Annotation:
A computed fold for a 350-nucleotide part of an RNA from a metagenome, annotated as small-subunit ribosomal RNA, central domain. Model confidence (mean pLDDT): 88 of 100.

Context: one part of a larger RNA
RNA sequence: CUGGGUGUAAAGGGAGCGUAGACGGAUUAGCAAGUCUGAUGUGAAAGGCAGGGGCUCAACCCCUGGACUGCAUUGGAAACUGCCAGUCUUGAGUGUCGGAGGGGAAAGUGGAAUUCCUAGUGUAGCGGUGAAAUGCGUAGAGAUUAGGAAGAACACCGGUGGCGAAGGCGACUUUCUAGACGACAACUGACGCUGAGGCGCGAAAGCGUGGGGAGCAAACAGGAUUAGAUACCCUGGUAGUCCACGCCGUAAACGAUGGAUACUAGGUGUAGGAGGUGUCGACCCCUUCUGUGCCGGAGUUAACGCAAUAAGUAUCCCGCCUGGGAAGUACGAUCGCAAGAUUAAAACUC
Numbered sequence: 001c002u003g004g005g006u007g008u009a010a011a012g013g014g015a016g017c018g019u020a021g022a023c024g025g026a027u028u029a030g031c032a033a034g035u036c037u038g039a040u041g042u043g044a045a046a047g048g049c050a051g052g053g054g055c056u057c058a059a060c061c062c063c064u065g066g067a068c069u070g071c072a073u074u075g076g077a078a079a080c081u082g083c084c085a086g087u088c089u090u091g092a093g094u095g096u097c098g099g100a101g102g103g104g105a106a107a108g109u110g111g112a113a114u115u116c117c118u119a120g121u122g123u124a125g126c127g128g129u130g131a132a133a134u135g136c137g138u139a140g141a142g143a144u145u146a147g148g149a150a151g152a153a154c155a156c157c158g159g160u161g162g163c164g165a166a167g168g169c170g171a172c173u174u175u176c177u178a179g180a181c182g183a184c185a186a187c188u189g190a191c192g193c194u195g196a197g198g199c200g201c202g203a204a205a206g207c208g209u210g211g212g213g214a215g216c217a218a219a220c221a222g223g224a225u226u227a228g229a230u231a232c233c234c235u236g237g238u239a240g241u242c243c244a245c246g247c248c249g250u251a252a253a254c255g256a257u258g259g260a261u262a263c264u265a266g267g268u269g270u271a272g273g274a275g276g277u278g279u280c281g282a283c284c285c286c287u288u289c290u291g292u293g294c295c296g297g298a299g300u301u302a303a304c305g306c307a308a309u310a311a312g313u314a315u316c317c318c319g320c321c322u323g324g325g326a327a328g329u330a331c332g333a334u335c336g337c338a339a340g341a342u343u344a345a346a347a348c349u350c
Base pairs, nucleotide, nucleotide: 003322004321005320006319007304008303012318014201016199017198021194023192025088026087027086028085030083031082033081034080035077036076037075038074039073040072041071042070049065050064051063052062053061054060091191092188093187094186095184096183097182098181103177104176105175106174107173108172109171110154114150115149116148117147118146119145120144121143125136126135162169163168206247207246208245209244210243211242215241216240220236221235222234223233258317259316260315261314262313263312266295267294268293269292270291271290272289273288274287275286276285299306300305323350324349325348332343333342334341335340
């Protein structure tokens, strides 16, 4: 490189937008670059191959043929690809109407709980554990009542329920704002799909500057346990967790399953629409579209399993894999304030 693969054996990029490129719906006419076909020239000889011949055979030598699958010029074909021109509507998009949603950003508001402060009542314990102790408390704790302050998170609803590309999103109200879905079929007329580089997004932890700090809690201190206990348990407790702005760019970033399109038995839930039978109307029932679950047949799979949300049947595009270790390391380079991230070997060894 080819081939074969990529849920769990090595292997799907964390996820999106999109450049180049690759691939691309129906139909008509033309061109003839690819494609197919004819002719001519060339494709040296020797060698090789096939047939025949000469040395007694063979090696060796000679003759003939074919081949040299290529290139160039030229005549033609027009199905397919391409190019050019025209048309179309089913792909894609726009429009109108409609309902659903923790989608995003900002501002404001609320109650429960926790801790602290003040005051009242009240007295000897509280707290904690397997059992204890450290700790708190007669300077009045814990309990209870009233008032106040602060920060963080939003019980019930809540659901193999919803939304989002992923990360993720959950009190309420307002403002701004993105997307999906259904119905109609008015408009554009292939405008599509994928996407190397690139660009923005990206949990937690961490970093910088400035705030904030109730609870929790790395580090740390003490008490226990233990042979020891740099732990598990307990009492404390600082970064951090929160906000604003700016970095970092990684996760078992998981469905360990890239994206798009089409097709392929059934059964049963659920969420959002739409239509219909029936009805005064609603509930209910039926049909259909979109999403999300469970079971299961064909098929597939090494098996487990997957099974219309495929890991089935096909097409297109991208990423990635190629024995284990050394190693996701060294060196170099790029990025970063740093931590580090990305790219990424070899010797050697089994």